[in-house]
RNA sequence: CAGCAUGCCUAAUACAUGCAAGUCGAACGAGAAAGCUCCUUCGGGAGUGAGUAGAGUGGCGCACGGGUGAGUAACACGUAGGUGACCUACCCCUCAGUCGGGGAUAACGGGAAGAAAUUUCCGCUAAUACCGGAUAAGCCUGACGAAAAUGAAAGUAGUCUUGGAAAGGUGGCCUCUGAAUAUGCCACCACUGAAGGAAGGGCCUGCGCUCCAUUAGCUAGUUGGUAGGGUAACGGCCUACCAAGGCUACGAUGGAUAGCCGGUCUGAGAGGAUGAUCGGCCACACUGGAACUGAGACACGGUCCAGACUCCUACGGGAGGCAGCAGUAGGGAAUAUUGCGCAAUGGGGGAAACCCUGACGCAGCGAUGCCGCGUGAGUGAGGAAGGCCUUCGGGUUGUAAAGCUCUGUCGAUGGGGAAAAAUGGCAGACGGUCUAAUAGGCCGUUUGUUUGAUGGUACCCAUAAAGGAAGCACCGGCUAACUUCGUGCCAGCAGCCGCGGUAAUACGAAGGGUGCAAGCGUUGUUCGGAUUUACUGGGCGUAAAGGGCGUGUAGGCGGAUAAAUAAGUCAGGUGUGAAAGCUCGGGGCCUAACCCCGAAAUUGCGCCUGAAACUGCUUAUCUAGAAUCUUGGAGAGGGAAGGGGAAUUUCACGUGUAGGGGUAAUAUCCGUAGAGAUGUGAAGGAACACCGGAGGCGAAGGCGCCUUCCUGGACAAGUAUUGACGCUGAGACGCGAAAGCGUGGGGAUCAAACAGGAUUAGAUACCCUGGUAGUCCACGCUGUAAACGAUGAGAACUAGUUUUUGGGGGUAUUGACCCCUCCGGAAACGCAGCAAACGCAAUAAGUUCUCCGCCUGGGGAGUACGGUCGCAAGAUUAAAACUCAAAGGAAUUGACGGGGGCCCGCACAAGCGGUGGAUUAUGUGGUUUAAUUCGAAGAUACACGCAAAACCUUACCUGGGCUUGAAAUCCUGCGAAUUCGCUAGAAACAGCGAAGUGCCUUUUACGAGGAACGCAGUGACAGGUGCUGCAUGGCUGUCGUCAGCUCGUGUUGUGAAAUGUUGGGUUAAGUCUCGCAACGAGCGCAACCCCUAUUAUUAGUUGCCAGCAUUAAGUUGGGCACUCUAGUAAGACUGCCCGGGCUAACCGGGAGGAAGGUGGGGAUGACGUCAAGUCCUCAUGGCCCUUAUGUCCAGGGCUACACACGUAAUACAAUGGUCGGUACAGAGGGAUGCGAACUCGCAAGGGGGAGCAAAUCUCAAAAAACCGAUCUCAGUCCGGAUUGGAGUCUGCAACCCGACUCCAUGAAGUUGGAAUCGCUAGUAAUCGCGGAUCAGCAGGCCGCGGUGAAUACGUUCCCGGGCCUUGUACACACCGCCCGUCACACCAUGGGAGUUGGCUCAACCUUAAGUCGUGACCCUAACCACUUUGUGGAGGGGAGCGCCUACGGUGGGGCUGAUGACUGGGGUGAAGUCGUAACAAGGUAGC
Repeated sequence: CAGCAUGCCUAAUACAUGCAAGUCGAACGAGAAAGCUCCUUCGGGAGUGAGUAGAGUGGCGCACGGGUGAGUAACACGUAGGUGACCUACCCCUCAGUCGGGGAUAACGGGAAGAAAUUUCCGCUAAUACCGGAUAAGCCUGACGAAAAUGAAAGUAGUCUUGGAAAGGUGGCCUCUGAAUAUGCCACCACUGAAGGAAGGGCCUGCGCUCCAUUAGCUAGUUGGUAGGGUAACGGCCUACCAAGGCUACGAUGGAUAGCCGGUCUGAGAGGAUGAUCGGCCACACUGGAACUGAGACACGGUCCAGACUCCUACGGGAGGCAGCAGUAGGGAAUAUUGCGCAAUGGGGGAAACCCUGACGCAGCGAUGCCGCGUGAGUGAGGAAGGCCUUCGGGUUGUAAAGCUCUGUCGAUGGGGAAAAAUGGCAGACGGUCUAAUAGGCCGUUUGUUUGAUGGUACCCAUAAAGGAAGCACCGGCUAACUUCGUGCCAGCAGCCGCGGUAAUACGAAGGGUGCAAGCGUUGUUCGGAUUUACUGGGCGUAAAGGGCGUGUAGGCGGAUAAAUAAGUCAGGUGUGAAAGCUCGGGGCCUAACCCCGAAAUUGCGCCUGAAACUGCUUAUCUAGAAUCUUGGAGAGGGAAGGGGAAUUUCACGUGUAGGGGUAAUAUCCGUAGAGAUGUGAAGGAACACCGGAGGCGAAGGCGCCUUCCUGGACAAGUAUUGACGCUGAGACGCGAAAGCGUGGGGAUCAAACAGGAUUAGAUACCCUGGUAGUCCACGCUGUAAACGAUGAGAACUAGUUUUUGGGGGUAUUGACCCCUCCGGAAACGCAGCAAACGCAAUAAGUUCUCCGCCUGGGGAGUACGGUCGCAAGAUUAAAACUCAAAGGAAUUGACGGGGGCCCGCACAAGCGGUGGAUUAUGUGGUUUAAUUCGAAGAUACACGCAAAACCUUACCUGGGCUUGAAAUCCUGCGAAUUCGCUAGAAACAGCGAAGUGCCUUUUACGAGGAACGCAGUGACAGGUGCUGCAUGGCUGUCGUCAGCUCGUGUUGUGAAAUGUUGGGUUAAGUCUCGCAACGAGCGCAACCCCUAUUAUUAGUUGCCAGCAUUAAGUUGGGCACUCUAGUAAGACUGCCCGGGCUAACCGGGAGGAAGGUGGGGAUGACGUCAAGUCCUCAUGGCCCUUAUGUCCAGGGCUACACACGUAAUACAAUGGUCGGUACAGAGGGAUGCGAACUCGCAAGGGGGAGCAAAUCUCAAAAAACCGAUCUCAGUCCGGAUUGGAGUCUGCAACCCGACUCCAUGAAGUUGGAAUCGCUAGUAAUCGCGGAUCAGCAGGCCGCGGUGAAUACGUUCCCGGGCCUUGUACACACCGCCCGUCACACCAUGGGAGUUGGCUCAACCUUAAGUCGUGACCCUAACCACUUUGUGGAGGGGAGCGCCUACGGUGGGGCUGAUGACUGGGGUGAAGUCGUAACAAGGUAGC
């Protein structure tokens, strides 16, 4: 852009305006006007217009067509039948007719009333209008009534009888009568009676046809009969009388909703949803009622009445009905033009022409749907520019564009140009027919002529031109399609899961991509997926779901044989199942959508014929199901009566004395008024030890001492009998634990409530002492339980093994057992099979059949309302609103437990010594401050980062400076670099001056270039201890040096997973061994590595010295035996023996050995956990700062101080202090260093400088110890803090703020509360020494050696860990999960004094119009009679009256909605309050 369809789903709300049903002069009478022409006496007349228009009488139509779906749950609709109970105008066919009369009336004319609508009086007239009469083959009424036939049923043929018809019009003709013509004839149309047809309708019937039982009973014209009335017709349709029926659990009645169907959408189908357009039927026409006319109506564009509404009015009265087509208002998310035409198709009228037709044909509007077409095609890489991304290399948009070469659909403009048209009319020709007729009519054939709204449309041609023509959604998964930026739990997205809290493929934007395309998304609705209501095609042990159990009614289902039947069933035929639609074939529009033709289908219903297996019905028979009978034994089966002993309690009496009782421990309580204990006796009530058992009985609930009586059921064996009598079972009826209720008894024990005592934060609990209902009996009620096997009843079938109980048989025996076997019960395992798994498994949860009950996500809720039952408590039946995305089952792996088992560890215990108390040091918190930089925070932060804060460090504060920067790379200019001095300043920094020219290449030289370096400048950049350890790497802590953590293949399981890795032993060890559906392997363990303990050997300097010599001295000669040093080897492996153990692994003991069972110590840290720690070691993503968050400098601070904590030092003293003397180490360090001897100082230290880059020199004295002296238990001769004074050393500098020395001072502290830490042997404890850091500063840290214990019965408990097992509602995993009240907010809902609407029922009152009845009063042309200008009769009309009755009214019921102070529970909400009920033995097992 075009074609074809389609378009008020809401207010059946109200409607302005126009149109949508008329037509016939060939039924009838009457009959204009304008205009034109003529005449005229100028007043007018005549003709024409014209027998036209318009109106009237009359006929036909208006009951069709068109609209809508309010009502209706109904013979309304669908389907199949019936009408022997009926009608049918117009049309077709057949038969028979159409004779002869009469009286009116509209129009019209005149008068009157009214605003109008309209009405009324008088007068005239016609008909196919109206009315008598004649005729009557059919027809109608009444009577009689045959053969045959149809039938369940006929007064059906026939005879007699009664009653009842009609109308003309147009055209033509003259053969007959007659001659003008019609009174005659012909044709056509119309008319009357009857029969038939076609088509349409009325009525009746079978079957089908929504939801609610929280609607269970309904019905008086109701059900039937008789008689009558009424209707086209049957009928309680109506009336009178008689009878008492009729419907209903197969759902009556009531309520809600709804037009029904062909079809449409969906679906594999079965179904589910739906009923627009098109077609069939119904209903309705402003609302309610009613009839009239007519063939047909109770009538959409008719009438009457009532009501509401709107309009007109002169206020007296009138008019109206779009759910026809357009259109308007309103409602609404939402649905079109007040168009053209009767050309076609169809309809009405007419003889026809023709008229009418908002039916219909067309056009207009809407992407509302379906279908088709286009928006270009080819070529084109410098892969352009731009955009976006980027690892900066590039990639992508992308052959996409541009460029070049083409084409011309659609649109635009111009030109040409259909089909749909056939009839019919008129004119001509031909044939046939009626007839007297060559008039005429009718029928047929043929020729000519005429008719198009759409529309100059479809289609065709030409012209120019790539020119005018692409959007929408999406891109986390489902689901095709990804990046960047912005944002920062904000803004927002979202169909479900879920995204967003600074690196968002999920929000917003951009680039790119994906999908569809003149559309694309969203929303709503229906079906599907959903086997998620399961007929096809589901379930009920634990997920939702078996009734608590039985008896039994209706119903459902039902053993064997034979016969008959043919209802179900099956087969064939036949009728129907409208058309359209769907499907298939063919055809027509260029194709398709669309349309046309044909076929098939329409799974249904009816009828006919046949079959007879199965089901049903009937008949006959049978015994296998069921029942009866006989005998027998078993049993806590039930009911009643009687009896018994043990025990508790109470009472009485005796003995006897101070306690008893109770608990984890107490207390309340009892007891000197004599308890408890013990003995005897008595009373009373309740329950029945042992036997006793996975045993028995019962339908279930349940039943337990003994005896008797009454009574039910089951079982075994056996002969006989009945002959399917059976199974299940909605309703119904009965039974039914405990608790509870009523009345009356009884009351020993126990024991809700209650009281007291404990416990506790509280303790309305758990525990204790008491104690009332109740517990017991009789009678009645209640009717529920985890009433459970969480498993309905019955029947059949399907491997076994074992036990037990009751009965029988066999064998055996003296007998009882044992053993074999059959039937009935009760149990444990187990195959097949089943099951989601767990599990079930002949007592099925297996395989089947029959019947019943029940389920359909969680919560709300087994609740509300209503009903039924109950004395009440309550039971039973049983929702909705709202809310969530889960709730739940079984099993798995973990984790956890105030679960269990086994095992380990300085985990406890046994010991030793500490901490917690004091003073000081140190770290932290807190506080303070300008700053007291930052980090670390249970264990696993706190003498930690810091192996050294006076400056520096230093990151903090104050102040002063710099801005390409303190340090890096690149570029430009100048200068070598560099060194020294002066001035100002707190310094950084700044200014001035002096000295000084080097290296490489080149050049004669001047000079030029280059490298390093300095200064100045420019911009890229630097810089950041700024943030994020929750973006990271690396490193580290911890569980833990615990023994674990995994994989491949195989196997098991639907799977998660399991097995291996569990089990029996054993080990320090998942170490080893044995077994085993596992077999192997990896990371861990162990070993390999280092130190140490023994020996050998090699080598002897700086080490060593046995013998020899020598010295003050291993000092020296000499030596290398020893020690030692440091290389290489050896040694230890359960190797040997005994015992245990499984002839194992291994364990115990022993020998030998320096060492014995990993000899001791170290290094070594699996998979992982803690979002553990660290961005301030380092590295690093992102973000932030850039004359500052960078950088330089001075000073200050990190060292503060009411306080709290951690870690240490020193003590409190006699195992000690002080003084004197005498011994013995190891491992280290040393050149800006260690520093000897000697010397000075009380001392710190000073001077000094030998030696030593070290087995040589030096630090360096080891200390505790030992010997001797003194102190004598005290705040001391303990303890040393604090303070004063004086010094030394380091350093630029010891004020804030160093260490040490000397003199003086001499605090707290007399062994430390609750609590808590370390250690198992060369360990703890104790003693000193060294080193790193470092100018100086060690009570810290890291090492070294000296002296050198005690204890471990053992694994109950605390803590941590490993393995196995168990429970779980936990899985960010117990620091988990989670319950209820209260408080607050919101939401829906129940009750509620009531208030207010809607619907409906029966009764009564009033009663319009109208039908029917009556009608003595009034009026009256046709017909009849007579006494005839009239009267009477028949008949007709009306007033009035009566029955029925719409609307309306009165009081009263029922159902339902809205609302209501107040009130009840429920749901949902962010971290609210109180407790901790549940999940583990949840801390009292839970329910």